[in-house]
Bacterial RNase P class A from Phaeospirillum sp., 412 nucleotides, folded computationally. Its Rfam family is "Bacterial RNase P class A". It is annotated as a ribozyme. It was read from a public genome assembly, where an Rfam model found it. Its mean pLDDT, the model's own confidence on a scale to 100, is 75.
RNA sequence: CCAGACGGCCGGACGGCCGCCCCUCGGAUCAAACCGGGGGGAGGAAAGUCCGGGCUCCACGGAAACACGGUGCCGGAUAACGUCCGGCGGGGGCGACCCUAGGGAAAGUGCCACAGAAAGCAAACCGCCCGCUCCCUCCUCGGAGGCAGCAGGUAAGGGUGAAAGGGUGCGGUAAGAGCGCACCGCGUGACCGGCAACGGAAGCGGCACGGUAAACCCCACCGGGAGCAAGACCAAAUAGGGGCGGCACUGUCCUUCCUCGGAAGGACGAAACGCGUUUUCGCGUCGCCGCCCGGGUCGGUCGCGAGAGGCGUCCGGUAACGGACGUCCCAGACGAAUGGCCGUCUAUCCCCAACACAUGGGAAACCAUGGGACGGGGGGGACAGAACCCGGCUUACAGGCCGUCUGGCGCA
Repeated sequence: CCAGACGGCCGGACGGCCGCCCCUCGGAUCAAACCGGGGGGAGGAAAGUCCGGGCUCCACGGAAACACGGUGCCGGAUAACGUCCGGCGGGGGCGACCCUAGGGAAAGUGCCACAGAAAGCAAACCGCCCGCUCCCUCCUCGGAGGCAGCAGGUAAGGGUGAAAGGGUGCGGUAAGAGCGCACCGCGUGACCGGCAACGGAAGCGGCACGGUAAACCCCACCGGGAGCAAGACCAAAUAGGGGCGGCACUGUCCUUCCUCGGAAGGACGAAACGCGUUUUCGCGUCGCCGCCCGGGUCGGUCGCGAGAGGCGUCCGGUAACGGACGUCCCAGACGAAUGGCCGUCUAUCCCCAACACAUGGGAAACCAUGGGACGGGGGGGACAGAACCCGGCUUACAGGCCGUCUGGCGCA
């Protein structure tokens, strides 16, 4: 210098003017509204709402179990987690490093499509080999070779498949075959190391025990449900409910009570009243007034901002993280504040182009192409916005900075 791996951080800056939300102080005010001063005012993801918790209400004797759901190598961290850290196994990369739902298939059940002869107590399609029968050819008449059929052996070769019951070689055999042997692989494994996952491994075993559990299932562990529209409080008008008091009180029917004549409750709607301009028609009201009580609604207040809190130093730990001390207070809206305009500057970017630059052409002048400044001009900011809070995960993101490491090239 080029190419890459991992981790961390930032994610426009400054100023002016005009506003918005919250807190606080002062003035004014009965108290507010209002005026003035001061302070604070989005993010690394505030997002998706996917996990875990705090908090609240509901349910429930405690505990456990069934069902259902989730998690799933080991150890640790944590309030908890499906998160994080450190390891192990497997896979990828020359490497830094990356990916990994990774318990159990000798508890049981299911499935293994297509192709293929055969796919699970394996299997004979082609091929190879032995035997028998018929036929043909050659012949040194002992035999040798070949076609077809039948019966058998064979998993070495071909072919199918994701997968065909280890691989290579030598021996062996009629041909073959762990049939025998050597090496590799596999299974089991005394013993050794490690908290463990796991690693190493003498010996033994000719190889048996296929795959699939993000198939049912088994095992271990975890989980009561709903969510700030949780929940708590204050509480208007109107309508309706209840109580008390006053005034008024016309009829019919039903029920109940009793001092037998009334009372209470309910129904009807004749009369009465109101509305439909009027009517013999239609609809509505069934006492009126006052005071009090309780429930819900509109609305308001709280929940709601000092917290598993931020920053710094030291200590323990490989780390996640924990502890001690110091210091700081840092959004809280609810049709929902955090904005608008202007100026100066700025990263990446675009255009022009100086140039004793590079390459090519040319005898040269020079030309073409490329690069491109301590030069000139332009344009300028990604993804996105709290809504009870916190820890994570996932997803989106223009551009930039820093650190550690790997591979290659060059120079000393």